The RNA shown here (transfer RNA) has 71 nucleotides and comes from a Betaproteobacteria bacterium. Taxonomically the source falls in Betaproteobacteria (Bacteria, Pseudomonadati, Pseudomonadota). Its Rfam family is "tRNA". Rfam classes the family as a transfer RNA. Gene Ontology term of the family: triplet codon-amino acid adaptor activity. The coordinates come from a structure-prediction model, not an experiment, and the mean pLDDT is 83.

[in-house]
RNA sequence: GCGGGUGUAGCUCAAUGGUAGAGCAGAAGUUUUCCAAACUUACGACGAGGGUUCUAUCCCCUUCACCCGCU
Numbered sequence: 001g002c003g004g005g006u007g008u009a010g011c012u013c014a015a016u017g018g019u020a021g022a023g024c025a026g027a028a029g030u031u032u033u034c035c036a037a038a039c040u041u042a043c044g045a046c047g048a049g050g051g052u053u054c055u056a057u058c059c060c061c062u063u064c065a066c067c068c069g070c071u
Base pairs, nucleotide, nucleotide: 001070002069003068004067005066006065007064010024011023012022013021018054027041028040029039030038047063048062049061050060051059
């Protein structure tokens, strides 16, 4: 330099154009003499910038970070 892949919550992962979810972790509460466990509740995210569209995590372009391959 060229090609390909990945990027979503603190972490691990879903969601094939129509209100962004789960598990674990952390917070509050219930329960318990206390702790642990269990249960309930709430909080919290689409790497960035454009484009297409009534509507974009999803489609297109550029870009950033990481990984793989070729040279």